Context: one part of a larger RNA
Molecule: large-subunit ribosomal RNA, domain II
Organism: Minisyncoccia bacterium
RNA sequence: GCCAACGAGUUGAUGUAUGAAGCGGGCUAAGCCCUUUGCCGGGUGGAGCCAUAGCGAAAGCGAGUAUUAAUAGUGCGUUUGUUUUAUACAUCAGACCCGAAACCAGAGCGAGCUUGCCUUGAGCAGGAUGAACCAUUGAGAAAUCGAUGGGGAGGUCCGAACCGUUGAGCCGUGCAAAACUCUCGGAUGACUUGAGGUAAGAAGUGAAAAGCUAAUCGAGCUUGGUAAUAGCUGGUUCUCUCCGAAAUAGCUUUUGGGCUAGCGUCAGAUGUACUUUCUAGGGGUAGAGCACUGGAAGGUCUCGACAGGUAGAAAUACCGCGAGACCUAUCAAACUCCGAAUACUAGAAAUAAAUUGUCUGGCAGUUAGACUGUGGAGGCUAAGCCCCAUGGUCAAAAGGGAAACAGCCCGCAUCUCUAUUUAAGGUCCCUAAAUUUACACUAAGUAUACUUAAGGUGGUGUUUUUUCUCAGACAGCAAGGAGGUUGGCUUAGAGGCAGCCAUCCUUUAAAGAUAGCGUAACAGCUCACUUGCUAAGAGAUUAUGCGCCGCAGAUAAUCGGGAUUAAGUGUAAUACCGAAACUGAGGAUUAGAUUCUGCUUCGGCAGAAUAUAGUGGUAGGAGAGUAUUCCAAUCUGCAAUGAAGCCAAAGGGGUGACCCAUGGUGGAGCGUUUGGAAGUAAGAAUGUUGGC
Numbered sequence: 001g002c003c004a005a006c007g008a009g010u011u012g013a014u015g016u017a018u019g020a021a022g023c024g025g026g027c028u029a030a031g032c033c034c035u036u037u038g039c040c041g042g043g044u045g046g047a048g049c050c051a052u053a054g055c056g057a058a059a060g061c062g063a064g065u066a067u068u069a070a071u072a073g074u075g076c077g078u079u080u081g082u083u084u085u086a087u088a089c090a091u092c093a094g095a096c097c098c099g100a101a102a103c104c105a106g107a108g109c110g111a112g113c114u115u116g117c118c119u120u121g122a123g124c125a126g127g128a129u130g131a132a133c134c135a136u137u138g139a140g141a142a143a144u145c146g147a148u149g150g151g152g153a154g155g156u157c158c159g160a161a162c163c164g165u166u167g168a169g170c171c172g173u174g175c176a177a178a179a180c181u182c183u184c185g186g187a188u189g190a191c192u193u194g195a196g197g198u199a200a201g202a203a204g205u206g207a208a209a210a211g212c213u214a215a216u217c218g219a220g221c222u223u224g225g226u227a228a229u230a231g232c233u234g235g236u237u238c239u240c241u242c243c244g245a246a247a248u249a250g251c252u253u254u255u256g257g258g259c260u261a262g263c264g265u266c267a268g269a270u271g272u273a274c275u276u277u278c279u280a281g282g283g284g285u286a287g288a289g290c291a292c293u294g295g296a297a298g299g300u301c302u303c304g305a306c307a308g309g310u311a312g313a314a315a316u317a318c319c320g321c322g323a324g325a326c327c328u329a330u331c332a333a334a335c336u337c338c339g340a341a342u343a344c345u346a347g348a349a350a351u352a353a354a355u356u357g358u359c360u361g362g363c364a365g366u367u368a369g370a371c372u373g374u375g376g377a378g379g380c381u382a383a384g385c386c387c388c389a390u391g392g393u394c395a396a397a398a399g400g401g402a403a404a405c406a407g408c409c410c411g412c413a414u415c416u417c418u419a420u421u422u423a424a425g426g427u428c429c430c431u432a433a434a435u436u437u438a439c440a441c442u443a444a445g446u447a448u449a450c451u452u453a454a455g456g457u458g459g460u461g462u463u464u465u466u467u468c469u470c471a472g473a474c475a476g477c478a479a480g481g482a483g484g485u486u487g488g489c490u491u492a493g494a495g496g497c498a499g500c501c502a503u504c505c506u507u508u509a510a511a512g513a514u515a516g517c518g519u520a521a522c523a524g525c526u527c528a529c530u531u532g533c534u535a536a537g538a539g540a541u542u543a544u545g546c547g548c549c550g551c552a553g554a555u556a557a558u559c560g561g562g563a564u565u566a567a568g569u570g571u572a573a574u575a576c577c578g579a580a581a582c583u584g585a586g587g588a589u590u591a592g593a594u595u596c597u598g599c600u601u602c603g604g605c606a607g608a609a610u611a612u613a614g615u616g617g618u619a620g621g622a623g624a625g626u627a628u629u630c631c632a633a634u635c636u637g638c639a640a641u642g643a644a645g646c647c648a649a650a651g652g653g654g655u656g657a658c659c660c661a662u663g664g665u666g667g668a669g670c671g672u673u674u675g676g677a678a679g680u681a682a683g684a685a686u687g688u689u690g691g692c
Stems, first nucleotide, its partner, number of pairs: 001692006011093013025050003031044004054061002064076004096235002099232001103225004108221002115199009124189001126158003129154001133150007162186003167182003201217001203213003238625006248261005262366002264363007273356001276349006287338001288336002293332003297328008308319004369394008378385001399410003414587004419583001421581001425577003428562003434574001436573006447564002455549003459546004465540004476533005482506003487501003512527001515526003588615004593610007626681001628678006635671001637670002645665004651660003
């Protein structure tokens, strides 16, 4: 891991509600008696319980009573049930099942592991160093200092056994629940070790690490309390039908839990109270405005013991500064002379009477929400951000579209059909349907679902206003572009062209005291301007469409792909495709209604038909069934002419759980129907046991 078996809302008591049954006041409990296989059953037993009257703290009064001065007002009352049983729920119990970490108790068990201590034993190759002390001897006045030999001290040195375990490797389903290899520390000592003994659970022991106390230690193990508790996690077993939520508010040692309300469902009551339309209301939001309150820009005027600046000898003038009035243009959640749409409230009317609304009661679940559109607060008008409000979708919703894609778009699945028409979205191929029609644009593979800026652009289309132009424009080519003069000043120089000042006149078709380059300064080359040749448009400007640059990433890595010059973009048009939508045909089922039939305890129940409206669904509510084991009755049931069980894909029935038949195997019991009772349904619980 797979298979099989086992595996989770039970039982008792009390209460509430609903259904059924008995009685009309209801019911017995223990005990006793009878009967019995029986703790089954029958009888007896009225002790007691509930009901029949309530109110008040009580005395008490009583259909009333309490409050009170009150006869007022107000509160609570002004009469029918009870017993059993079934179901649902609640409470108390282990209380649907499994699961802690823990806590407590016992004169409980442990020191054969390990820690300390006690008693008694044992062990430590070899080598090195050479203390005290002694002897001999040298020096010295002495203290004392040397030399040689002996000696053999030390938590001394090197290094086996032994004890340990520093670093690395190896191992890491191991040889091993700590080993192995190399390396390394101690190795006469606070050394190591055998045997025996001793100290223990809030206790021991500890050269102290909360270490160790039998692979267990911030409190051992074992048994018991014990099915501890778990607002937590996981699991919780057959089918079909009807309806169908919530993720909000308040309170909470409360925020992943509860209680009440809200929203669901079932029953009863009410009977349109719902919704829609119309009418009538109040408002101060969006917008707008500047009439108030404030903000803020420009201008004109007036005032000012108005800091300061400029000019002037000063008066003064100009600028500036402050305030006010007016004009122009303007801003506001805490401004309003104004002011919607919606929403809300009330009234009236209409429609089908319905799976509407409201109330009472039973039973819930929910109180972690998500994205998206719109209006807002916070944030950076950041976030798949956070917090409100209001719609939608998901949650609990499948189908079609968006390549794929809970929350987007379309649309909402009762079942069957190789039928129809459409929605969103599409129609070259993958891939169902236009290589459709008309007119434009784009040349960038831009683009073909979304996503990239400021800025730049003589790429190209459309457009506005306007200037020049056959009296010849714009561009091009040819020619000229001069004289006074090198203007004056400055300067080494300044000759159109470093700089300052002036910027005239003349000849002309035209030519600046010069718009650029250039020279040391000149020179030189262009320009403006003019003529000729040529020949028909040329220039400036406004708005705008589609492009281009800006633009850098890791698979060729992309428009979903192939690809495409349309199969791209824009404006129109027609056709077609396209869903579980609509429609068609045929079934099923629910609700109330109508009609008919049968039964009837006259309350209704069952069946059939018709039209109408429905039939997605998590949590959850309600209803109807299937299956298993046992009990009672039943079929005067089945069975060796073969029970149960098992195997088989093929038959039949049922919406389904499932049932019936057939064949084989098997070899002894089993079923139908009606009731009853439950150890009553398995895929999940790191489930339990067994097998492989």